[in-house]
RNA sequence: CUCUUAUCCAGAGUGGUGGAGGGACUGGCCCGAUGAAACCCGGCAACCCCGCGUCAGCGGAGAGGUGCUAAUUCCAGCAGACAGUGUAUUGUCUGAGAGAUAAGAG
Numbered sequence: 001c002u003c004u005u006a007u008c009c010a011g012a013g014u015g016g017u018g019g020a021g022g023g024a025c026u027g028g029c030c031c032g033a034u035g036a037a038a039c040c041c042g043g044c045a046a047c048c049c050c051g052c053g054u055c056a057g058c059g060g061a062g063a064g065g066u067g068c069u070a071a072u073u074c075c076a077g078c079a080g081a082c083a084g085u086g087u088a089u090u091g092u093c094u095g096a097g098a099g100a101u102a103a104g105a106g
Base pairs, nucleotide, nucleotide: 001106002105003104004103005102006101007100008099013041015040016039017038021031022030023029025077026076027075028074042069043068044067047065048064049060050059051058052057073098078095079094080093081092082091083090084089
């Protein structure tokens, strides 16, 4: 990097260093000198782990490997259904796509 499977409306800091960006992309809308990114510490969760079970799933642990720690993946992006309407568009829902994370395979 590619593929497979699962999950993505819950949860988590009035800390230290740092010093201008950040929220994947595009559009929007936001966050940020009352301190962004990054790093450290703290925290959350429970994919990997353990037990039961044919499976679905249920229970346990948090030492370790990851992950996460503004806003639903911040919202939309493509297709469809329904509803409203000033006919320009708006809202709700479903599915897909994209993305993220874990485990496994190449």